[in-house]
C1' cells in the first nucleotide's frame, strides 16, 4: 500500500465486491496441559427450596437453664431501648433532562457516627411492652383489664459563647447583602453503664466526609413536526422547605420560548473508556471504575442525620399461595437455582484464613460483599504431541510421455531425551502471637516408558497452493466476477500441495479500505447535479487611514482535568498474558498577568468601490391611444362557361340554382412583406408597420457633488413562452378534437376535403418547458489576431472619406493554463476570493402517503418495500444505414440463346421397404464424392457360419505348403482320394512358407470435422492485408495506407511528419499468334524421273515437326495534362497498349466441408459395432425440385451425289481387307508398342430431287416380337439392331440462368472410368454472329466521409402486449 467487475478495446465518472483489525458471540468439524480474564446481549418473563442484616446483657425488668460454696456465677433468648437496615449485592425498565461531562457559584444551604476547643450534666413525675388472666378469630393477628423497669417518655431548674426580634458601631463585597462587635426581649439541655488509662450523654464553635441547590458550554434522529404555553411569564403578599425560587396560594400585569428549530414524535441511561484510523473522524457503552435511574405496576407519606426507603410502611391495580370463604400471605432486576423465551450464556459449591463493612467496651457475632474452588477452547498468552542418524530411494498410494517421477528420511531400523503425563517423597508463601477456605495446592526431587496428545480450511481470478477419475447445464459450487451442455486445475472423489494450528472455517455485528457525504479531502457545460429569471429581508463577506479598547488571537503562571485503562521506562510471577511503582498523556475547561500585527468595536477622517447632478447619442426596452396599405376569406352587381380544385396518382368536396377565371364596389379579422445584419433592447420570458402621449433601464465625455452609502442573499415578494381554465367580446385566415376521402394486411397516423375549441381583445387564474450558452451572482488579474454595433477624442482633408487610440456591448480564431475527452481560452470551463442553489449507483420515481397552492388540470415538497451489477460520459477501431460523394463487375440496360409447358435421362427431397449404406443442404448441396451398383464393387437387409480371428509383430510345438479329383451342401465349409517333401549351413542351427496352441493384441466405412493434422470450397484474381522506426495522442488507437491526378491494380506521378519494408498486384512460367535458324524421318514434294497412289529415285526450298533465338518497350511522332505520371490519335508492324488463353488465390472470414481418401487424440465394441459366405438392396414410385437430351419443324425432314479438321488411343489393345447379314454384328487374318499400321467415312457445309403447314414424310417415349455383344450370370438390373407401335408436344404463366469475339449460337470428333454400359465429364477441331447510349435503378465489391444505444457486429439491438 490495493485489488476484481460495465467496454471488441479505452480512458473517465460511478455503484458493488474482497484482501485487514475487532467481538460479552453463535453454528460446523476436532479437541493434551497450564495461566490469567470473562460467561441470559433475548422475557424489567414468571418463580419452588435455602441462604443474602444484623447486633449489644457494659441501657432495662422479667424468664428459662446450667453450676453452686446459695452469697451468686456462667449461659441462652422473646420484649422495651440504642446504633444499623439510605452502605454493600443487583439491573437498566424509565428519562433528550442541570440526567451526566467539564468548569464555576451558594453573601441561599445541612451533615449521624469520626477529630478538635469551650462549658455543662440539678432535681422531679407518670406510664408502657414483656408477663398473666380473661376472650375473639382457621391463621395472620386482636382486644379488655391488672403489674413492672430503663441511656423509653414527660414536667421543671440553671446557662448564653446559641436562635428570632428591636436599636447601634466599625469594615468589606458586583447586587441582594456579609463579617466582627455593643445594649435589650424572648425560647430550648442532659444518662446513664462499667471499675477500668474506660465507655457515653447536652449545648456551641470549628475541622473532616458526605450531600443538597444554580448556572455557563457540551450531549442522537425527523421540518412528510411551525408554531408551543394560563402557574404559563414577570412583580406583590402570604406560606413551605435545611435551603432560593410560581415550590404552593391569592391579586396585578401580558408576558415567556422559538428557523442559532420551540412543540411534537422516535430512537437511547450518561462518563472514564474500548474498538477501528496515518489523524481528523466513524461505532460502541459487557467486565473494571464515577454518577444517575428503577426495585411486581401506580400513588403517598412516616421515621430519621439521610428515604419518599431492593430483602420497612400505607393505599389502589394485576398475578402467585393459603383458606374454616370470614379473610390472611407474597414480591431473586441480591447469591445459588427452576420454568420460559432463544442462535447462545455456568454449581441449588468452600470459607469467613484474607481484605472490607455493620453491631459491641470487648471476647465476638453476622456478611452469596469478598477470597477461592466447579463448569465452558468464549477470550488472551505460554507448553507439547519428540530429538539426532537413517535410500535397496522397500512396500504401499498416485501420475506417467511406461523411460520413471511423487509422498519421501518420511516409515521401518539403530541411538538418545523426559516438557507435559503416572507413581512416590518432601512441601510453602499468602500470617505481625494465634487463626488458612484455596490445598497436600504451587514448587523441588526420585523413579517409568516415545509411551497417553493433530486437526480445520484452502487450492479459476482476486489469493499462497494442481493433477487423475467420476458427473454431463444433472448433481451441484458461489464472497464478486462466474464454473458444470463427455477431455471441468471453478461440481464430488482420491494423491498431491498451500495457510493456520488446540485450533480451523461459517454466519452476524463495527470500523477500515471509502478521496463513496470530502473539516483534514469531492464535484454541478455533455457522467447525478445551477433554482426559468429579478428585487429584497434575516445572515454571511466587505476599500484606504488615524487612535482608543482587548472581544476573537498569542504567550507566561496557577487550578482543575479521579483512579484504571494507553505510551515509555523498571520491578514481580521460570517466559508471556497478568500484576506492580516511577513518568508521560488526559489534545479540555477556569482563573490570573501580559502582547496588539491581523480581525471584531468605538471615535475621526479619506475617495479610488457605490451613487446624485450636468451634457450628448442609440435602440423591434414597456403602457395607452390613433392611422394605414398589401394579402385571404365573404356579401352585392357585372362579364363568361364546364369545369375548378387536390395528389406520387387519386377520391371526398365546389360547379348548370352558373362555380373556377375577371373587373367593381362594400364588410370583417389577424398579421405588418421589402429594410433585416451571429444588427439592436430587455432581469429573463420575450420584443418587428407609421404617428402621438406617458415611462423604465444602459452607453460616452467632462470630473461638480455625498463619503463605504457596497456585494450575495435562506424564508419573502414580483415577474414569467406556448397550452390550459373563469366571465364577457370578438371570430378572416390557420387549426387539436371530430367527419369524409385515400394509402396500408391493418392506419385511430403521415397525404387531401372539411371543421369545432382555441389562436385575437378586456379583466382574473396557472407558475409549468430541450424557461438552453445544458455554463448562478459579484470583483480582480492572466499573449494576441480579426469583424460588427453605440459613442468620444487625436490626425488627415477644402469636404466626401481614411487612419490611430480609448470606453461599453455582440461575434470568429488561436496561445498558456484547464479538462476523462470533446472541448473553453478577457463573454474562461484560466488564476483567486466571497455569498447562494443543487449532487452521491440504476431501476422502483418525480411515483405512493401526507401537507401547502389551485376553480380544474395540476404544481411545489417528495420517499420506502423490493429488484440489477452494473446504469453512464467522451473518444476508438470494425461492421451496418430503404447517409453521402467516387469508382469497378454480363451488375443493370442494349442484345443472342436458353430454363421455367412435353417427353425422357440423372441427382435431390419426401414416401415405401427387412435394407431401400453413407456423406454433401442458400449463393459456395441436388449429372455433387461415384472417371461409370447385374457378381464384385458394398459400407446396408435377410440367412448360414468363424473366433487370436481375412490382416501385422512376438512366443512354443510340428514339418513341408500347394495344385487336381470325388462327395456333401446355395455357397462359406465340411469329408476323402491322388501327388509331392523347399533354401541355406560352420551339421549344433537358422531362414521363408503352412498347420496346431497359448496370451499380448489384431479388427472396426462404429461416435465426435463442434477434439485434431492434412486437403477443399467461397468472398475473390476482390486490391487489398501488414510491418520496423519516427511523430502524435493520457489511452484504445493515429500517421504511413489520407489528399490533387492515373490506372485493370495500395499500378505509377506529385503533395505530405513521415521514412523505409514485407504478404498481395505486375512480371517471371506453359500454349497460342509471326519470323529466323538448326535438324529432314514415319513428314513434306517447287523443279526432273517414275506410279494406281511422295508408290519410288532424288532433294529439304515449301508445309509440318521440335530445340534454339528474334519481336512490344507508351520504344517513335502530334495533342491534351501540373514542364509529372498517364491519357488520346498517329506511324511503322505478324502483333499495340496486359495481343488470346492457362498455371499462380495475400492477411482472414464462414466453429463453411471432410474421421467414408489418408492421418489422428478421446470414448465405444471385442464368440461381435470385426471376419467368412449366399441371395436380396442402393434401380422401389402418389409426389415435388434441380441439372441435362431430344423435340414441337421448311434457316427443317428424307434420299442421292460430293469437300475439308484438330485432339487424342492401342498388346489383356487398335484392328485394315476379303467373306457372311438389311443391321447390329460375326467368320477369317494382314499391319502396328506406332509423325510409318489402326481407331478414322468427320459433321454441319455444298450439288440436286422430294416433302407443303398437317400432330405431318415432323416427333420420337411406349409397347410387342426376332436378334446381336459382353460377361460364371443380362429375372429384378446392361447396351446394341431390325421390323412393327407411334404418347406428350404447334415454343411454354408467375419467375430465372448464359454470354461482350473466334465469344454465343451450332455441327461433328477423341479420350479417362470400362468385360459390358453417358444425354454426364474431361478435351478437340468445323462454321460463326449481334449489342453495349449509358450509370438512374437491382444485386456484388473496394475507397473516402457522417450517423449509430450494433460488437453473436442489422438475420443486430429493443418497446409493448399476451402465455
Nucleotide at each position: 500500500a490495493g485489488a476484481g467487475u460495465u467496454u471488441g478495446a479505452u480512458c473517465c465518472u460511478g455503484g458493488c465486491u474482497c484482501a485487514g483489525g475487532a467481538u460479552g458471540a453463535a453454528c460446523g468439524c476436532u479437541g493434551g496441559c497450564g495461566g490469567c480474564g470473562u460467561g441470559c446481549c433475548u422475557a424489567a418473563c414468571a418463580c419452588a427450596u435455602g441462604c443474602a442484616a444484623g447486633u449489644c446483657g457494659a441501657g432495662c425488668g422479667a424468664u428459662u437453664u446450667a453450676c453452686u460454696u446459695c452469697g451468686g456465677u456462667a449461659a441462652a433468648g422473646a420484649g422495651c431501648g440504642g446504633c444499623g437496615g439510605a452502605c454493600g449485592g443487583g439491573u437498566g425498565a424509565g428519562u433528550a433532562a442541570c440526567g451526566c461531562g467539564u468548569g464555576g457559584g451558594u453573601a441561599a444551604c445541612c451533615u449521624g457516627c469520626c477529630c478538635u476547643g469551650u462549658a455543662c450534666a440539678c432535681a422531679c413525675g407518670g406510664a408502657u411492652a414483656a408477663c398473666a388472666u380473661a376472650c375473639c378469630g382457621a391463621a395472620a393477628g386482636g382486644u379488655a383489664u391488672g403489674c413492672u423497669a430503663a441511656u423509653a417518655c414527660g414536667a421543671g431548674a440553671u446557662a448564653a459563647a446559641a436562635u428570632a426580634c428591636u436599636u447601634u458601631u466599625a469594615u468589606c463585597g458586583c447586587a441582594u447583602g456579609g463579617u466582627a462587635g455593643a445594649a435589650g426581649u424572648a425560647u430550648c439541655a442532659a444518662a446513664g453503664c462499667u471499675u477500668u488509662u474506660g465507655c457515653g450523654g447536652u449545648a456551641c464553635a470549628g475541622g473532616a466526609u458526605g450531600g443538597a441547590c444554580c448556572c455557563g458550554c457540551g450531549u442522537c434522529u425527523g421540518a412528510u413536526u411551525a408554531g408551543c404555553u394560563a402557574g404559563u411569564u414577570g412583580g406583590u403578599a402570604a406560606g413551605g422547605u435545611a435551603a432560593c425560587g410560581g415550590c404552593u396560594u391569592a391579586c396585578c400585569a401580558a408576558g415567556g420560548c422559538g428557523a442559532c428549530g420551540a412543540u411534537c414524535a422516535g430512537u437511547a441511561g450518561c462518563c472514564g473508556a474500548c474498538c477501528u484510523g496515518a489523524g481528523a473522524g466513524g461505532g460502541u457503552g459487557a467486565u473494571c471504575g464515577g454518577c444517575c435511574a428503577c426495585a411486581u405496576u401506580g400513588g403517598a407519606a412516616c421515621u430519621g442525620a439521610g428515604a419518599c426507603a431492593c430483602g420497612g410502611u400505607c393505599c389502589a391495580a394485576a398475578c402467585u399461595c393459603c383458606u374454616a370463604c370470614g379473610g390472611g400471605a407474597g414480591g431473586c432486576a441480591g447469591c445459588a437455582g427452576u420454568g420460559g423465551g432463544g442462535a447462545a450464556u455456568a454449581u441449588u459449591g468452600c470459607a469467613c484464613a484474607a481484605u472490607g463493612g455493620g453491631c459491641g467496651a470487648a471476647a465476638g457475632c453476622c456478611u452469596g460483599a469478598u477470597g477461592c474452588a466447579g463448569c465452558a477452547a468464549c477470550g488472551c498468552c505460554g507448553c507439547g504431541u519428540g530429538a539426532g542418524c537413517g535410500a535397496u530411494g522397500u512396500a504401499g498410494g498416485c501420475c506417467u510421455u511406461c523411460g520413471g517421477g511423487u509422498c519421501g528420511u518420511a516409515a521401518a531400523g539403530c541411538u538418545c531425551u523426559g516438557u507435559c503425563c503416572u507413581c512416590a517423597a518432601g512441601g510453602a508463601a499468602g500470617a505481625u502471637a494465634a487463626u488458612g477456605a484455596c490445598g497436600g495446592u504451587a514448587c523441588u526431587u526420585g523413579a517409568g516408558g516415545a509411551g497417553g496428545a493433530a486437526g480445520c480450511c484452502c487450492c479459476g481470478g482476486c489469493u499462497a497452493a494442481c493433477u487423475a477419475c467420476g458427473u454431463g447445464c444433472c448433481a451441484g459450487c458461489a464472497g464478486c466476477c462466474g464454473c458444470g451442455g463427455u477431455a471441468a486445475u471453478a461440481c464430488g472423489u482420491a494423491g498431491g500441495g498451500g495457510g493456520c494450528g488446540a485450533g480451523c472455517g461459517u454466519u452476524g455485528u463495527c470500523c477500515g479500505g471509502a478521496a463513496u457525504c470530502a473539516c483534514u479531502g469531492g464535484g454541478c457545460g455533455u457522467a447525478a447535479a445551477g433554482g426559468g429569471c429579478g428585487c429584497g429581508u434575516a445572515g454571511g463577506c466587505g476599500g484606504u487611514u488615524u487612535a482608543a479598547u482587548a472581544a476573537g488571537u498569542c504567550a507566561g503562571u496557577g487550578g482543575u482535568g479521579a483512579a484504571a485503562a494507553c505510551u515509555g521506562a523498571g520491578g514481580g510471577c521460570u517466559c508471556a498474558a497478568c500484576c506492580c511503582u516511577c513518568a508521560g498523556c488526559c489534545u479540555g475547561c477556569c482563573a490570573c498577568u501580559g502582547a496588539u500585527a491581523c480581525u471584531g468595536u468605538u471615535a475621526g477622517a479619506c475617495u479610488u468601490g457605490a451613487g446624485u447632478a450636468u451634457g450628448g447619442a442609440a435602440g423591434a426596452g414597456g403602457a395607452g391611444a390613433a392611422u394605414g396599405g398589401a394579402a385571404u376569406u365573404c356579401c352585392u352587381a357585372g362579364u363568361g362557361u364546364a369545369g375548378c380544385g387536390g395528389u406520387g396518382a387519386a377520391a371526398u368536396g365546389c360547379g348548370u340554382a352558373g362555380a373556377u377565371a375577371u373587373u367593381a364596389g362594400g364588410a370583417g379579422g389577424a398579421a405588418c412583406a421589402c429594410c433585416a445584419g451571429u444588427g439592436g433592447c430587455g432581469a429573463a420570458g420575450g420584443c418587428g408597420a407609421u404617428u402621438c402621449u406617458c415611462u423604465g433601464g444602459g452607453c460616452c465625455a467632462a470630473g461638480a457633488c455625498u463619503g463605504a452609502c457596497g456585494c450575495u442573499g435562506a424564508g419573502g415578494c414580483g415577474c414569467g413562452a406556448a397550452a390550459g381554465c373563469g366571465u364577457g367580446g370578438g371570430g378572416a385566415g390557420c387549426a387539436a378534437a371530430c367527419a369524409g376521402g385515400a394509402u396500408u394486411a391493418g392506419a385511430u397516423a403521415c397525404c387531401c376535403u372539411g371543421g369545432u375549441a382555441g389562436u385575437c381583445c378586456a379583466c382574473g387564474c396557472c407558475g409549468u418547458a430541450a424557461a438552453c450558452g445544458a455554463u448562478g451572482g459579484a470583483u480582480a488579474c492572466u499573449a494576441g489576431g480579426u469583424g460588427u454595433u453605440a459613442g468620444u477624442a487625436g490626425u488627415u482633408u477644402c469636404g466626401a472619406u481614411g487612419c490611430u487610440a480609448c470606453u461599453a456591448g455582440u461575434g470568429c480564431c488561436g496561445g498558456a493554463g484547464u479538462a476523462a475527452a470533446c472541448a473553453c481560452a478577457a463573454u474562461a470551463a484560466g488564476u483567486a476570493u466571497c455569498c447562494c442553489g443543487c449532487c452521491u449507483g440504476g431501476g422502483g420515481a418525480g411515483u405512493a402517503c401526507g401537507g401547502u397552492c389551485g376553480c380544474a388540470a395540476g404544481a411545489c415538497u417528495g420517499a420506502a418495500a423490493c429488484u440489477c451489477a452494473a446504469a453512464g460520459g467522451a473518444a476508438u477501431u470494425g461492421a451496418c444505414g430503404g447517409g453521402g460523394g467516387c469508382c469497378c463487375g454480363c451488375a443493370c440496360a442494349a442484345g443472342c440463346g436458353g430454363u421455367g409447358g412435353a417427353g425422357c435421362a440423372u441427382g435431390u427431397g419426401g414416401u415405401u421397404u427387412a435394407a431401400u449404406u453413407c456423406g454433401a443442404c442458400g449463393c459456395a448441396a441436388c449429372g455433387c464424392g461415384a472417371a461409370g451398383a447385374a457378381c464384385c464393387u458394398u459400407a446396408c437387409c435377410a440367412g448360414g457360419u468363424c473366433u487370436u480371428g481375412a490382416c501385422a509383430u512376438c512366443u512354443u510345438c510340428u514339418g513341408a505348403c500347394a495344385a487336381u479329383c470325388c462327395u456333401a451342401g446355395a455357397g462359406a465349409u465340411a469329408g476323402g482320394a491322388c501327388u509331392u517333401u523347399c533354401c541355406c549351413u560352420u551339421c549344433g542351427g537358422g531362414g521363408a512358407c503352412a498347420g496346431a496352441a497359448u496370451g499380448a493384441c489384431a479388427g472396426g466405412u462404429g461416435g465426435u470435422g463442434c477434439a485434431u493434422g492434412g486437403u477443399u470450397g467461397u468472398c475473390g484474381u476482390c486490391a487489398g492485408c501488414u510491418c520496423g522506426u519516427g511523430u502524435c495522442g493520457u489511452g484504445a488507437g493515429a500517421u504511413g495506407u489520407u489528399g490533387g491526378g492515373u490506372u485493370a491494380a495500395g499500378u505509377c506521378c506529385c503533395g505530405c511528419a513521415a521514412c523505409g519494408a514485407g504478404c498481395g498486384c505486375a512480371a517471371c512460367c506453359c500454349u497460342u499468334a509471326u519470323u529466323g535458324u538448326u535438324a529432314g524421318u514415319u513428314g513434306c514434294c517447287a523443279g526432273c524421273a517414275u506410279u494406281a497412289a511422295g508408290u519410288u529415285g532424288g532433294g529439304c526450298a515449301c508445309u509440318c515437326u521440335a530445340g534454339c533465338a528474334a519481336g512490344a518497350c507508351u520504344g517513335c511522332c502530334g495533342g491534351u495534362g501540373a514542364c509529372a505520371a498517364a491519357c488520346c490519335g498517329g506511324a511503322g508492324g505478324a502483333a499495340g497498349g496486359u495481343g488470346g488463353g492457362g498455371a499462380u488465390g495475400a492477411c482472414g472470414u464462414c466453429a463453411a466441408a471432410u474421421c467414408a481418401u489418408c492421418a489422428u487424440g478421446c470414448c465405444c465394441c471385442u464368440u461381435a459395432u470385426g471376419a467368412c459366405c449366399u441371395g436380396g438392396g442402393c434401380u422401389a414410385c402418389a409426389c415435388a425440385c434441380g441439372u441435362g437430351c431430344u423435340a414441337c419443324a421448311a434457316u427443317g425432314g428424307a434420299c442421292g451425289g460430293u469437300a475439308c479438321a484438330a485432339c487424342g488411343a492401342g498388346u489383356c489393345g487398335c484392328a485394315a481387307g476379303a467373306c457372311c447379314g438389311c443391321g447390329a454384328g460375326g467368320u477369317u487374318u494382314a499391319g502396328c508398342a506406332a509423325a510409318u499400321c489402326u481407331c478414322u467415312u468427320a459433321a454441319a457445309g455444298c450439288c440436286g430431287u422430294u416433302c407443303u403447314c398437317a400432330g405431318u414424310u415432323c416427333g420420337g417415349a411406349u409397347u410387342g416380337u426376332a436378334g446381336g455383344c459382353u460377361g460364371c450370370a443380362a429375372c429384378u438390373c446392361g447396351c446394341c439392331u431390325a421390323c412393327a407401335u407411334g404418347a406428350a408436344g404447334u415454343c411454354g404463366g408467375a419467375a430465372u440462368c448464359g454470354c461482350u469475339a473466334g465469344u454465343a449460337a451450332u455441327c461433328g470428333c477423341g479420350g479417362a472410368u470400362c468385360a459390358g454400359c453417358a444425354u454426364g465429364c474431361c478435351g478437340c477441331g468445323g462454321u460463326g454472329a449481334a449489342u453495349a447510349c449509358g450509370u438512374u435503378c437491382c444485386c456484388g465489391g473496394g475507397c473516402c466521409u457522417u450517423g449509430c444505444a450494433c460488437a453473436c457486429a442489422c438475420c443486430g439491438c429493443c418497446c409493448g402486449u399476451c402465455a
The RNA shown here (small-subunit ribosomal RNA) has 1363 nucleotides and comes from an uncultured bacterium. Model confidence (mean pLDDT): 85 of 100.